RNA sequence: AAGAUUCUUCGGGGCGGGGUGUGAUUCCCCACCGGCGGUACAGUCCGCGAGCCUGUAUGGAUACGAACAGGUUGAUCCGGUGCAAUUCCGGAACCGACAGUAUAGUCUGGAUGGUAGAAGAUCUGC
Numbered sequence: 001a002a003g004a005u006u007c008u009u010c011g012g013g014g015c016g017g018g019g020u021g022u023g024a025u026u027c028c029c030c031a032c033c034g035g036c037g038g039u040a041c042a043g044u045c046c047g048c049g050a051g052c053c054u055g056u057a058u059g060g061a062u063a064c065g066a067a068c069a070g071g072u073u074g075a076u077c078c079g080g081u082g083c084a085a086u087u088c089c090g091g092a093a094c095c096g097a098c099a100g101u102a103u104a105g106u107c108u109g110g111a112u113g114g115u116a117g118a119a120g121a122u123c124u125g126c
Base pairs, nucleotide, nucleotide: 002124003123004122006121007120008119009118010117016030017029018028019027031106032105033096034095035048036047037046038045043094044093051072052071053070054069055068056067059064076092077091078090079089080088098109099108100107
């Protein structure tokens, strides 16, 4: 190098202005934001995660509350450069769980939660 165990730390951003209205950071106009791995640097490609649903199964004495499996899960084109880019550059678009509330990607809440994963320590090993 590589592998493995356990542990530690980290691990999601964004409504500012104007309009209507009794009431909207929710509607309308403008604005703003972009998790993780892969790949020529990606919100829109491929894959993963969160959310929701179902099953194992009316879990457990209580306190409390997993885990696994399955399903579902948004959106991009054109031109340029180049060996190579739906990733860069230029241009024009588009998308965003659930609950609450005047209809929410940006507010409040589940969440001081969980996760894809990242880094480090440790052990083996050469």